Small-subunit ribosomal RNA from Armandia brevis, 1525 nucleotides, folded computationally. The coordinates come from a structure-prediction model, not an experiment, and the mean pLDDT is 85. Rfam family: Bacterial small subunit ribosomal RNA. Lineage of the source: Eukaryota > Bilateria > Protostomia > Opheliidae > Armandia.
[in-house]
RNA sequence: AGAGUUUGAUCCUGGCUCAGAUUGAACGCUGGCGGCAUGCCUUAUACAUGCAAGUCGAACGGCAGCACGAGAGAGCUUGCUCUCUUGGUGGCGAGUGGCGAACGGGUGAGUAAUGCAUCGGAACGUGCCAUUUAGUGGGGGAUAAUCCGGCGAAAGCUGGCCUAAUACCGCAUACGAUCUACGGAUGAAAGCUGGGGACCGCAAGGCCUGGCGCUAAAUGAUCGGCCGAUGUCAGAUUAGGUAGUUGGUGAGGUAAAGGCUCACCAAGCCCACGAUCUGUAGCUGGUCUGAGAGGACGAUCAGCCACACUGGGACUGAGACACGGCCCAGACUCCUACGGGAGGCAGCAGUAGGGAAUUUUGGACAAUGGGGGAAACCCUGAUCCAGCGAUGCCGCGUGAGUGAUGAAGGCCUUCGGGUUGUAAAACUCUUUCGGUGGGGAAGAAAUCUUUAUGGUGAAUAGCCAUGGAGGAUGACGGUACCCGGAGAAGAAGCACCGGCUAACUACGUGCCAGCAGCCGCGGUAAUACGUAGGGUGCGAGCGUUAAUCGGAAUUACUGGGCGUAAAGGGUCCGCAGGUGGUUGUAUAAGUCUGAUGUGAAAUCUUCGAGCUUAACUUGGAGUUUGCGUUGGAAACUAUACGACUGGAGUACGGCAGAGGGGGGUAGAAUUCCACAUGUAGCAGUGAAAUGCGUAGAUAUGUGGAGGAAUACCGAUGGCGAAGGCAGCCCCCUGGGCUAAUACUGACACUCAUGGACGAAAGCGUGGGGAGCAAACAGGAUUAGAUACCCUGGUAGUCCACGCCCUAAACGAUGUCAACUGGUUGCUGGGUCCGUUAAAAGACUUGGUAACGAAGCUAACGCGUGAAGUUGACCGCCUGGGAAGUACGGUCGCAAGAUUAAAACUCAAAGGAAUUGACGGGGACCCGCACAAGCGGUGGAUGAUGUGGAUUAAUUCGAUGCAACGCGAAAAACCUUACCUACCCUUGACAUGCCACUAACGAAGCAGAGAUGCAUUAGGUGCCCGAAAGGGAAAGUGGACACAGGUGCUGCAUGGCUGUCGUCAGCUCGUGUCGUGAGAUGUUGGGUUAAGUCCCGCAACGAGCGCAACCCUUGUCUUUAGUUGCCAUCAUUAAGUUGGGCACUCUAAAGAGGCUGCCGGUGACAAACCGGAGUAAGGUGGGGAUGACGUCAAGUCCUCAUGGCCCUUAUGGGUAGGGCCUCACACGUCAUACAAUGGUCGAUACAGAGGGUCGCCAACCCGCGAGGGGGAGCCAAUCCCAGAAAAUCGAUCGUAGUCCGGAUUGCACUCUGCAACUCGAGUGCAUGAAGUCGGAAUCGCUAGUAAUCGCGGAUCAGCAUGUCGCGGUGAAUACGUUCCCGGGUCUUGUACACACCGCCCGUCACACCAUGGGAGUGGGUUCUGCCAGAAGUUGUUAGCCUAACCGCAAGGAGGGCGAUUACCACGGCGGGAUUCAUGACUGGGGUGAAGUCGUAACAAGGUAGCCGUAUCGGAAGGUGCGGCUG
Repeated sequence: AGAGUUUGAUCCUGGCUCAGAUUGAACGCUGGCGGCAUGCCUUAUACAUGCAAGUCGAACGGCAGCACGAGAGAGCUUGCUCUCUUGGUGGCGAGUGGCGAACGGGUGAGUAAUGCAUCGGAACGUGCCAUUUAGUGGGGGAUAAUCCGGCGAAAGCUGGCCUAAUACCGCAUACGAUCUACGGAUGAAAGCUGGGGACCGCAAGGCCUGGCGCUAAAUGAUCGGCCGAUGUCAGAUUAGGUAGUUGGUGAGGUAAAGGCUCACCAAGCCCACGAUCUGUAGCUGGUCUGAGAGGACGAUCAGCCACACUGGGACUGAGACACGGCCCAGACUCCUACGGGAGGCAGCAGUAGGGAAUUUUGGACAAUGGGGGAAACCCUGAUCCAGCGAUGCCGCGUGAGUGAUGAAGGCCUUCGGGUUGUAAAACUCUUUCGGUGGGGAAGAAAUCUUUAUGGUGAAUAGCCAUGGAGGAUGACGGUACCCGGAGAAGAAGCACCGGCUAACUACGUGCCAGCAGCCGCGGUAAUACGUAGGGUGCGAGCGUUAAUCGGAAUUACUGGGCGUAAAGGGUCCGCAGGUGGUUGUAUAAGUCUGAUGUGAAAUCUUCGAGCUUAACUUGGAGUUUGCGUUGGAAACUAUACGACUGGAGUACGGCAGAGGGGGGUAGAAUUCCACAUGUAGCAGUGAAAUGCGUAGAUAUGUGGAGGAAUACCGAUGGCGAAGGCAGCCCCCUGGGCUAAUACUGACACUCAUGGACGAAAGCGUGGGGAGCAAACAGGAUUAGAUACCCUGGUAGUCCACGCCCUAAACGAUGUCAACUGGUUGCUGGGUCCGUUAAAAGACUUGGUAACGAAGCUAACGCGUGAAGUUGACCGCCUGGGAAGUACGGUCGCAAGAUUAAAACUCAAAGGAAUUGACGGGGACCCGCACAAGCGGUGGAUGAUGUGGAUUAAUUCGAUGCAACGCGAAAAACCUUACCUACCCUUGACAUGCCACUAACGAAGCAGAGAUGCAUUAGGUGCCCGAAAGGGAAAGUGGACACAGGUGCUGCAUGGCUGUCGUCAGCUCGUGUCGUGAGAUGUUGGGUUAAGUCCCGCAACGAGCGCAACCCUUGUCUUUAGUUGCCAUCAUUAAGUUGGGCACUCUAAAGAGGCUGCCGGUGACAAACCGGAGUAAGGUGGGGAUGACGUCAAGUCCUCAUGGCCCUUAUGGGUAGGGCCUCACACGUCAUACAAUGGUCGAUACAGAGGGUCGCCAACCCGCGAGGGGGAGCCAAUCCCAGAAAAUCGAUCGUAGUCCGGAUUGCACUCUGCAACUCGAGUGCAUGAAGUCGGAAUCGCUAGUAAUCGCGGAUCAGCAUGUCGCGGUGAAUACGUUCCCGGGUCUUGUACACACCGCCCGUCACACCAUGGGAGUGGGUUCUGCCAGAAGUUGUUAGCCUAACCGCAAGGAGGGCGAUUACCACGGCGGGAUUCAUGACUGGGGUGAAGUCGUAACAAGGUAGCCGUAUCGGAAGGUGCGGCUG
């Protein structure tokens, strides 16, 4: 510090996701040790049990229990035991009394301020503590305990007789206290204990003295109470709130100010700088993150607050409205003898429950601290320790060195090897931790005892202060630490390996199982699932989940935007608010600066120190960015007072204008009415029909009525804030511009809330209504047509008044101001020059357009009228959908407008530009593409292929063009792959091993055959060697490796092929342009069959294609002359022969044609047109030749080949069958339907081929197919081999025929082992359909179509197929509008799987969340009324009453009770708000293959969209106005 993800690719916008750090965590797998931290985040749920607050006998009466002493008695073992008495002593249960219990500990429910943080303040209290002053005199009456009784289950209650105090109450005294009328009045106290010389006393003691207490007062310290300022979450779909409310006077009350409370008076107080209400929340120091600014959080530690089962209340006290106190009410739990009682773990442990989840019912007061006490000491779940948990942080270990034959095993493999891997083993070392045996701390010093000095004191007591000495005290713990010895010995896992992101292979699986943070993997070769091997990362941990910050400049203060991506309010005015021209003086609020107080400690940073290190702990410094007080400065802002004229405005002179309102008026046109002329149509459309018209339309003429709108001028023209505004005239009126002067003196800009205006549609009332025209009706179109088209037609459109308040209300661009090169128009004014009048020109000022510099922009584009550079203010945006919707509020008569969410869902949605593809877009061009022609197909019969059906099998493949007489250039067997049956299993075929044998093998039997049986007859080969023998080859048998597969996958492949298309295209290098994809070149102007060539050009060149080179054909020349040829000579039946090679021909080499020449056109080019000459003229004709690529096109059944599958079978063999089936459909052909013909007779002319298992002549036989025959020929020699149409003649005469030949019968021929299924042919007989073919459709542009025959391959035989050959031999092409295909340029695009694209809405089904909903059930809250426990206040006539007064009666005072005010719980009623639920219902979202249409994207087939109204199954249609996106 970034990365992935929208696209075919690009740039941008924009969201989603990831990498980092962190946690009181949890879960999964795993787990050696130690240190330091930390541990109910959930139910402030309920709690068993134990403990957590006591202490003081030096306050008191006492003495139950314990111990001791004393006395008495008893027993006896003469010093022991027992009993009794005695508070005498140590002590002490219970009680009276004092202090404490308000601290410490827990929790975070409540609380948005009665809180907290920071900084201030005045009207207060303060036990214990410190200092100071004074005092501590003298009396009185009770009461608990104890004792005697009573009641009760218990808790407990109660009667009576005594008794003490530091308990209680008077009296005296009284200060600096309180009150005061200033004279005065009022108000205290308590003792306990140590020591003691003199004196007194019987004693106790007095007395003296010390200590501790007590009382009054003052001060301090500490702690606490109160007040103020500033700061402190979200919501405006919470905008008004408040009656003790705000203030005053007086009183009460409090420790204290104060409406804190009350009476009276006034009507205030808070609030847009956010009151009130609602939701949420303890606050802070700090913690986490971040570069910072910020954001999130508030465990542990520390400060403050609040709470203690829930609610209320007070008492006591220095302090509480009190966690382990009291009273009442409520809920819950427990005990009960049913009468009544008891309780409060949010203390420490612990239990149950809840939950993903959080520990021991431990030890000790040794240390630190707290309470009590004079002290010893006691208490202390505070605290210190230990235990449990990898919960976190930190540290250590699980060994180290050497070790290659790179062992074995595993995995992979191209079978060679690679990798695990120096890893292991082995050898040599070390011993941390753990285990074991020993040693063994610091934390402890005070208090205490003793002693020295000083103080107090009469004092050597005692006490206090400061020293010395002494002894005691350790939970942790035999812990930390140290030493010895044994021994590599006891100690490694987790996640990941497609990209982001470090790390790859094999097998299994086969859109299954599964993975996934995002993109996305998986449909038979998965680096993405599962496993294994290997690797990467971290390591006693590793992953996952949850959560926070970061990345995210994705809320932008630092630090974003708004023309088209989300985003400028429809427009203007304008209060508050914000901002504000020049200059002077003053002030000092902001601002800057110095000093000072505070900003707790901890934390953080840094320098040190201590634990072996670190974490951790600790000392110093820094930081704590803040707030307060105070001194200074005066530039800037501000405030106050002045001054100025440049901003702004006013007055005066001119000017232009569809600016607004009102009134009047004009002509043209439509329609209607009347009359006239006139006759059959008019109108309308793509074509029609509905409609109008013989009852007289349309047309034409005249007259009239009425409403609406204003042609031409007219314009990228003018005016207005916008909406908008148009004949002409008049009246009223707003604004603007301009020129020159004068005046005012900052009066300005912007503007939340607010106000006004605001197209069209729409609404209300009343008019009006010509035309047009939603709805509606009819006619068409259509599959349908709720549309487009047509005929009608109502609201409406118009006017007046009142509403509505929205538009693509757009420049999709807020208003104002300043600055920054230019050019050219249009429009309004002014000045100069000029003019007879104009015009033109120059300058200046306002508006409005086009183009462009810099600059900006993602690009497109903007560009002095900015989208440039700046300033001021306002509005708005933050992914898409849900949704501008729901709910709530406001407005409206309504329609609706405005404000405006969430759940849920997706990983995109979007902008600009690029390349393609596409368009029922455009331009240009080509092609038998159309047109012009000729002949066909589609109808018939047959042949053949295909589909379908059938079948045991009808083997398989090919399926729009580009499958279908295709693979197949030949299915009777074979072929053959299919079916049935019967056989074989190292195999029909290949290589390797062993053994044997030459190999081979007739006749015979069985069988359908394959095959088997059988005896064997026979038979011995080649090489080496004298022989024995060996070798090669072949065969048989055997065991394994293996063979074999026309089995699957052409979507794993190679090769080959088809197609676009013989179309003219497809690219590259360098350069240039662009952020980039890309562009340029290759576009443009011409031209061509052609990206062919020329010219031009930021391009210059090049490659694959085109063309040419190749073959053939057309002319000529040369060479050659047999089997070919024959002009001349001779000869013959015949080029038969002699002869010849001139000609034809054959087959080799050459020539020729190149736009070369001429004329014209063209641009001086390329080229085109015409001509000459030529055998041939503009690529002469034909062939071969097929760019980059497209179609996952075809082929695994030609061949090759990966993977998978079969292996006594999916291999191999044999026989028979099938591929030949047949209601049907399609393709391709053959033959016809006839006279341009059929039949018969005669007669002429080819080319190219083939031939020895062959072609086969002559001749003979047969009607014929054919048979016999055998000459010739391995072919320019012989044969196939008669070419046919044509020509000549005859006949038929338009008929189902003398056309046509299917079908069938009989008889034959040939091939072949064999023609039944299932061949071809011949003869005779039979004689079907068919009389030129619907919609539709095919081929062909010249030696072509059409027509006629001939040959070859395959082949035993079989062609109407196919491949070739020649004979005869046309017609037509104006032309490119249209159909199809293609090419180039351009345009639009929401397409890129590329129009066979994309995509909208209803309906049906499933699921999800949500709105409404008669209601129902809770929570919270407000308000009215009832009620009123405990408590406090006031009152008190009833009852009771020790201290004081009084001789007494009685009084004062007190208590109980009653009552009153306030008030908790509770009850009744009404509202508000929120949550849950609800029959039914609304829309929304999501969901591989549902239904209906086709609205949008191309001119999307009616351009689309916006607002509004209306209609329709649905998308949607139509009307009105607007926009161009």
The RNAcentral record of the sequence draws on SILVA.